Predicted 3D model of a 75-nucleotide RNA (c-di-GMP-I riboswitch aptamer) from a Bacillota bacterium. NCBI's taxonomy places the organism under Bacteria, Bacillati, Bacillota. The sequence was found by an Rfam model in a public genome assembly. Its mean pLDDT, the model's own confidence on a scale to 100, is 88.

RNA sequence: AGAAGAAAAAGGCAAACCCAUCGAAAGGUGGGGACGCAAAACCACGGGGCUUUUCGAGUCAGCCGGGUUGCCUGG
Numbered sequence: 001a002g003a004a005g006a007a008a009a010a011g012g013c014a015a016a017c018c019c020a021u022c023g024a025a026a027g028g029u030g031g032g033g034a035c036g037c038a039a040a041a042c043c044a045c046g047g048g049g050c051u052u053u054u055c056g057a058g059u060c061a062g063c064c065g066g067g068u069u070g071c072c073u074g075g
Base pairs, nucleotide, nucleotide: 004073005072012037013036017032018031019030020029021028022027035062041068042067043066045065046064047063048060049059050058051057052056
């Protein structure tokens, strides 16, 4: 370095729900909150789910796969 992993250490993210707000909706954003997560960081490329102002489009990356990047390192 790479693989692998979460043993240690430092940390990180934030489900449901509540409030506010945007949206037709799914859902998003901010605050609270923690079910969990070794990429629960980013990407809508493939599959799949959801919504629909219905065949156009939108949305879910914490559904699966894939791509890119990142902290630590005992066995």